[in-house]
c-di-GMP-I riboswitch aptamer from a soil metagenome, 83 nucleotides, folded computationally. The prediction has a mean pLDDT of 89. The sequence is in RNAcentral, with records from MGnify.
RNA sequence: GACAAAGGCAAACCCGGCGAAAGCCGGUGACGCAAAGCUCCGAGGCUACCGCGCGAACGCGCCAUGCCGGUCGAGCUGCCGAA
Numbered sequence: 001g002a003c004a005a006a007g008g009c010a011a012a013c014c015c016g017g018c019g020a021a022a023g024c025c026g027g028u029g030a031c032g033c034a035a036a037g038c039u040c041c042g043a044g045g046c047u048a049c050c051g052c053g054c055g056a057a058c059g060c061g062c063c064a065u066g067c068c069g070g071u072c073g074a075g076c077u078g079c080c081g082a083a
Base pairs, nucleotide, nucleotide: 001080008033009032014027015026016025017024018023031070037076038075039074041073042072043071044068045067046066051062052061053060054059
């Protein structure tokens, strides 16, 4: 970061599985992505099993050690080579 080339990844829906959930894995499928490759270091967001508080109760509120890299930053790495 090209009206280039060779490729790559794979959203949502659906199916199966794991999980309390967020979400993850696999299949299908492509919305898109020049890092939509990797890493929770920082910010931000999501969930609340357990726990705490309230409540007559159904429940409500709080809570991350859980989750999100396709939320952003940061770090490391990678293909091509026009301007």